Background: A computed fold for a 532-nucleotide part of an RNA from a Pseudomonadota bacterium, annotated as large-subunit ribosomal RNA, domain I. The source organism's lineage runs through Bacteria, Pseudomonadati and Pseudomonadota. The prediction has a mean pLDDT of 83. The RNAcentral record of the full RNA draws on ENA. Rfam family: Bacterial large subunit ribosomal RNA.

[in-house]
Context: one part of a larger RNA
RNA sequence: GGCGUAUGGGGAAUGCCUAGGCUCUCAGAGGCGAAGAAGGACGUGAUAAGCUGCGAAAAGCUGCGGGGAUUGGCAAAUACGAAUUGAUCCGCAGGUGUCCGAAUGGGGCAACCCACCAUGCUGAAGGCGUGGUACACCGCAAGGUGAGCAAACCCAGGGAACUGAAACAUCUAAGUACCUGGAGGAAGAGAAAACAAUAGUGAUUGCGCCAGUAGUGGCGAGCGAACGCGCAAGAGCCCAAACCUACCCAGUUACGGCUGGUUAGGGGUUAUAGGACCACAUAAUUGAGUUACAAAAAAAUUGAACGGUAUGGGAAAGCCGGCCACAGAGGGUGAUAGCCCCGUAAAUGUAAAUUUGUAAUAAGAGGUGGUAUCCUGAGUAGGGCGGGGUCGGAGACGCCCCGUUUGAAUUUGCCGGCACCAUCCGGUAAGGCUAAAUACUACUGAGAGACCGAUAGUGAACCAGUACUGUGAAGGAAAGGUGAAAAGAACCGUGAAUAACGGGGUGAAAUAGAACCUGAAACCGUACGCCU
Numbered sequence: 001g002g003c004g005u006a007u008g009g010g011g012a013a014u015g016c017c018u019a020g021g022c023u024c025u026c027a028g029a030g031g032c033g034a035a036g037a038a039g040g041a042c043g044u045g046a047u048a049a050g051c052u053g054c055g056a057a058a059a060g061c062u063g064c065g066g067g068g069a070u071u072g073g074c075a076a077a078u079a080c081g082a083a084u085u086g087a088u089c090c091g092c093a094g095g096u097g098u099c100c101g102a103a104u105g106g107g108g109c110a111a112c113c114c115a116c117c118a119u120g121c122u123g124a125a126g127g128c129g130u131g132g133u134a135c136a137c138c139g140c141a142a143g144g145u146g147a148g149c150a151a152a153c154c155c156a157g158g159g160a161a162c163u164g165a166a167a168c169a170u171c172u173a174a175g176u177a178c179c180u181g182g183a184g185g186a187a188g189a190g191a192a193a194a195c196a197a198u199a200g201u202g203a204u205u206g207c208g209c210c211a212g213u214a215g216u217g218g219c220g221a222g223c224g225a226a227c228g229c230g231c232a233a234g235a236g237c238c239c240a241a242a243c244c245u246a247c248c249c250a251g252u253u254a255c256g257g258c259u260g261g262u263u264a265g266g267g268g269u270u271a272u273a274g275g276a277c278c279a280c281a282u283a284a285u286u287g288a289g290u291u292a293c294a295a296a297a298a299a300a301u302u303g304a305a306c307g308g309u310a311u312g313g314g315a316a317a318g319c320c321g322g323c324c325a326c327a328g329a330g331g332g333u334g335a336u337a338g339c340c341c342c343g344u345a346a347a348u349g350u351a352a353a354u355u356u357g358u359a360a361u362a363a364g365a366g367g368u369g370g371u372a373u374c375c376u377g378a379g380u381a382g383g384g385c386g387g388g389g390u391c392g393g394a395g396a397c398g399c400c401c402c403g404u405u406u407g408a409a410u411u412u413g414c415c416g417g418c419a420c421c422a423u424c425c426g427g428u429a430a431g432g433c434u435a436a437a438u439a440c441u442a443c444u445g446a447g448a449g450a451c452c453g454a455u456a457g458u459g460a461a462c463c464a465g466u467a468c469u470g471u472g473a474a475g476g477a478a479a480g481g482u483g484a485a486a487a488g489a490a491c492c493g494u495g496a497a498u499a500a501c502g503g504g505g506u507g508a509a510a511u512a513g514a515a516c517c518u519g520a521a522a523c524c525g526u527a528c529g530c531c532u
Base pairs, nucleotide, nucleotide: 001531002530003529004528005527006526007525008524009523015517016481017480020452021451022449023448024447025446026445027444028443029441030440031149032148039100040099041098042055043054044053046078050074051073061094062093063092064091065090066089070082071081072080105114106113107112115133116132117131118130119129120128121127135146136145137144138143153184154182155181156180157179158178164171168218194201195200205232206231207230208229209228215223216222236433237432238431239377243266244265245264246263248261249260250259251258252257271411273376274375275374276373277370278369279368280367285365286364289361290360291359292358293357294356295355296354300348301347302346306321307320308319309318322339323338324328330342331341332340382406383405384404385403386402387401388400389399392418413428414427415426416425417424468475469474488516491503492502493501494500
């Protein structure tokens, strides 16, 4: 030096575990904010650095309800207290709530500085307390409203490029990403100037088909409907106008009125046209607002049934014999517990506010006939030019929307049915509202998983968006496990020692000793054997 055996150090893999994640389901909630939010700064404890809670009334104050013996958060220590005259704790409702922050008296390098008005300390102040003093919009004023934040979903105004086309320009990516504005618990859409086709349907929305079809397309890459059918859900309404009335104003007058206009009220709302107007009639139903009653929903309460035996540190496992079950979900307890504990099934429990249901009631809504006259949404429909939407890239190109320029008709009206014309059919534009079925989940509760198990699962199981890096935007970790219980090693010794170690003690175990479960490999020793 090599090989082997034994035994250590070192190291952290592996196994087991879970306090944390991930993905969903059901239900709730779907907002908070000038009554000052979200988010912070600074304070606040007997001792107090951090986290949590709270706000100068500061780990808290008050009321009501629950509960019934401990208690002063994490946090295990000491001191001092509180509590059956009911504390701590839990639910509901209040009070207090410094300073910054939309931040709003003015300013400002956020958490700071400096004011004015009224009033008090007060007679006085370079002091202190209380209240007020921003801007925009509405309103005569009194006063009211707005702003800012928040995960996704939604609507609108703007709107790329990489990429694909095996290059690239039309095209695609894509009306995507992103920016801006706005709203709601959903939003948007919505009661046919719709589809269809000789038969019919009957607002909108979403889903499954239709169908990768018809189409479109440097007919390349690609893009890509509708009719119709089947489901979910279902709900329909209100104005403008004609006409009537009233106040006011204006014009005119023969002073009796008449005409016009603004505003308000009645009336009226549609296509087999309807309404006004004229004539004749006058009931039944609906009901999203309000009130009353009932129910649901809190913290919580009650809540069945087991013993023995041997092993063991320990029984819940084994053996023996029982019991409960509307409860054999789950968790804990010194190993695996229906019957030990917490629970579970079931039952009970609500002052306010909330939600749901029932009843009553307000507002609103109605019929028949006639048809001479009147009304039925105008810079609108449509046309030219230029764009956009749609499956449709200008095409034979309809329909819808926008800019610009033009510009009708009035029920014997007007629009559409994919150039255009005719017939036929469908509808009634140029005003408005509308639940449900649909989309989403920052948040709350209950639950689930052929999801992960500490290099995994969130970046974060642990005081993590922390430490740290960067001028900054931003980037961004590592780090879990003693034991059933601290019983966390009294005492003695070696030692410079509060290091370390040896005795001794605890414990089932200390090669479980805090650098603590298990403890692989690399790497480094020690002892012995064999070989050189």